Small-subunit ribosomal RNA, 3' minor domain from a Candidatus Giovannonibacteria bacterium, 133 nucleotides, folded computationally. The source organism's lineage runs through Bacteria, Bacteria candidate phyla and Candidatus Giovannoniibacteriota. The prediction has a mean pLDDT of 81.
Context: one part of a larger RNA
RNA sequence: CACCGCCCGUCAUUGCAGGGAAGCCGGGAGUACCCAAAACGGUCGCGUAAGCAACCACUAAGGUAAGCUCGGUGACAAGGCAAAAGUCGUAACAAGGCACGGCUAGCGGAAGCUGGUCGUGGAUUUUCUCCUU
Numbered sequence: 001c002a003c004c005g006c007c008c009g010u011c012a013u014u015g016c017a018g019g020g021a022a023g024c025c026g027g028g029a030g031u032a033c034c035c036a037a038a039a040c041g042g043u044c045g046c047g048u049a050a051g052c053a054a055c056c057a058c059u060a061a062g063g064u065a066a067g068c069u070c071g072g073u074g075a076c077a078a079g080g081c082a083a084a085a086g087u088c089g090u091a092a093c094a095a096g097g098c099a100c101g102g103c104u105a106g107c108g109g110a111a112g113c114u115g116g117u118c119g120u121g122g123a124u125u126u127u128c129u130c131c132u133u
Base pairs, nucleotide, nucleotide: 003096005093008089009088011086013083014082015081016080020076023073024072025071026070027069028068031065032064033063034062041056042055043054045052046051099120100119101118102117103116104115105114106113107112
């Protein structure tokens, strides 16, 4: 490269990363309860002694239960990002051809449309009144 401009969204294609998610699998730390070895400790006893036995308490391991937490996998669904020349329209940018925009409600293939309300971040233009020069 300047309106033969710019530009919006759906749809289609390809790729990428992430979040959600029933379910499945695994790790971690604890809680409650059950059971409870050996040693140590306590009580008492036997023995000349070494030592031995009984009971109690504590506890490792083990078990049961409901959760917590971390990770893997994951049907499915919704988006995001990217990609020279795909599809449909044309919403925005000029008064963009219905000014645009915010919020809200309804509706619609899509951009969006319509109603309500607010803003000017709107262009154009007429008349009248007042003030100043």